This is a predicted complex of two RNAs, RNase P RNA and transfer RNA, with 445 nucleotides together. Model confidence (mean pLDDT): 76 of 100. It holds a member of the Rfam family "Bacterial RNase P class A". Rfam classes the family as a ribozyme. Gene Ontology terms of the family: dimeric ribonuclease P complex, ribonuclease P activity and tRNA processing.
RNA sequence: CAAGCAGGCUGGACAGCCGCGCUUCCGGGGCGAAAGGCCCGGAGGUGAGGAAAGUCCGGGCUCCGCAGGGCAAGGAUAACGGGUAACACCCGCCGGGGGCGACCCCAGGAAAAGGGCAACAGAGAUAAACUACCGGUGAACAGCGGACCUUUGGGCCCGUAUGCACCGGAAAAGGUGGAAAGGUGAGGUAAGAGCUCACCCGACGGCGUGGAAGCGUCCGUCGCUGUAAACUCUAUCCGGAGCAACACCGUGGAGGGACAUAUGGUUGGCCCGACCGUCCCAGGGAGGUGGCUGGAGCGCGUCGGCAACGGCGCGUCGAGAUAGAUGGCUGUCUUAAAGGACAGAACCCGGCUUACAGGCUUACUUGCGCA
RNA sequence: GCGGGUGUAGUUCAAUGGCAGAACACUAGCUUCCCAAGCUAGAUACGUGGGUUCGAUUCCCAUCACCCGCUCCA
Numbered sequence: 001c002a003a004g005c006a007g008g009c010u011g012g013a014c015a016g017c018c019g020c021g022c023u024u025c026c027g028g029g030g031c032g033a034a035a036g037g038c039c040c041g042g043a044g045g046u047g048a049g050g051a052a053a054g055u056c057c058g059g060g061c062u063c064c065g066c067a068g069g070g071c072a073a074g075g076a077u078a079a080c081g082g083g084u085a086a087c088a089c090c091c092g093c094c095g096g097g098g099g100c101g102a103c104c105c106c107a108g109g110a111a112a113a114g115g116g117c118a119a120c121a122g123a124g125a126u127a128a129a130c131u132a133c134c135g136g137u138g139a140a141c142a143g144c145g146g147a148c149c150u151u152u153g154g155g156c157c158c159g160u161a162u163g164c165a166c167c168g169g170a171a172a173a174g175g176u177g178g179a180a181a182g183g184u185g186a187g188g189u190a191a192g193a194g195c196u197c198a199c200c201c202g203a204c205g206g207c208g209u210g211g212a213a214g215c216g217u218c219c220g221u222c223g224c225u226g227u228a229a230a231c232u233c234u235a236u237c238c239g240g241a242g243c244a245a246c247a248c249c250g251u252g253g254a255g256g257g258a259c260a261u262a263u264g265g266u267u268g269g270c271c272c273g274a275c276c277g278u279c280c281c282a283g284g285g286a287g288g289u290g291g292c293u294g295g296a297g298c299g300c301g302u303c304g305g306c307a308a309c310g311g312c313g314c315g316u317c318g319a320g321a322u323a324g325a326u327g328g329c330u331g332u333c334u335u336a337a338a339g340g341a342c343a344g345a346a347c348c349c350g351g352c353u354u355a356c357a358g359g360c361u362u363a364c365u366u367g368c369g370c371a
Numbered sequence: 372g373c374g375g376g377u378g379u380a381g382u383u384c385a386a387u388g389g390c391a392g393a394a395c396a397c398u399a400g401c402u403u404c405c406c407a408a409g410c411u412a413g414a415u416a417c418g419u420g421g422g423u424u425c426g427a428u429u430c431c432c433a434u435c436a437c438c439c440g441c442u443c444c445a
Stems, first nucleotide, its partner, number of pairs: 001367004006362005012333007020047010049342001053353002056351005061242004074238005080092004094108001095106004109233002114231001116227003130174002133169006141163002143160004148155002182200006201223006207216003246290004251445003255281005264276004297316008372441007381395004389425001397413005418434005
């Protein structure tokens, strides 16, 4: 310098003018006994994010259920150790896979509990024998060898076991498949085979090592199909619903009760029926108030820890709307560039995932060049 | 805001992890003087991206789009 890999930070700052939400103070006006509330005006303070998003996990909080414990059902998670309020998150480490490497990916328990499935192809799919191989038996036909007869076309008999038929051995070769009962080589055999041997691979047990998962150039035994992101089994965890939760106040209609009235009125051709008065009641989803933002908070320093993270000290307060404010214009500065990425809080917090123009920065890898 | 569900042909719906079908619609041909109806043939799809598996429309994850509910009445 080029290519790459893994993180961290950032997503402009300041000022002026116009406007909006919340809040504090001041002034004025109306209602009101006052407090308080409402309206108008002025001044000050403050006002979106790293993801506010998806709503995928885990909690706080609230209500309902529940004496406590266990089992079952349903759901979630899955090597090991740690962190955390908790997690499916994070850190470290192990095993497997990929990359020359930095590094990346893994739903990473169990198929010796049980059944289920494995299409097509292929002889055979969890057991098998199609072609090819080997041994034995047989002799109608074909072949081969020999004897006999003959009109030289052939006929007939004997033998053999090449084709053939049957029985058996074996599972190495061919080919199919994602997968064919360890792999390579040698010995061995009638032909073959872990049948035997050497090396390799894998499982289990022992020994050593490590805190554990695990690992080992050690010893012994053995060679078991795949699939659980299908049913299932094992271990651990989980009561349900959600701020439109929930609490308080509460308008009208409808609902319930009491009282009064009588053949009254409305509807209707008529009858039945329904409705029409006053007072009280609970419930409640219009509407209002609270819940509402100070909290597992944020920043800096220091100590412990490989790290995630934790302890201590100091400092600090940073939106709270309810049809939903956080906007528009201009100037200056920083900058390569200043509008131009993704995107707008809705109870709160810890994570994950997804979207994102551009900029800054740290560690590392590979290649080339120079000193 | 919260909770739940669904995506398959132009439309409405099927399909046990093993070649994606049906009806209507569309196109072409036959039939008819012409049209309709009828007959024959054809084209057209698993929302998107990953993963598990020998193999995915189906199972899992993410994402996108759409729908429904949150009620004595206003």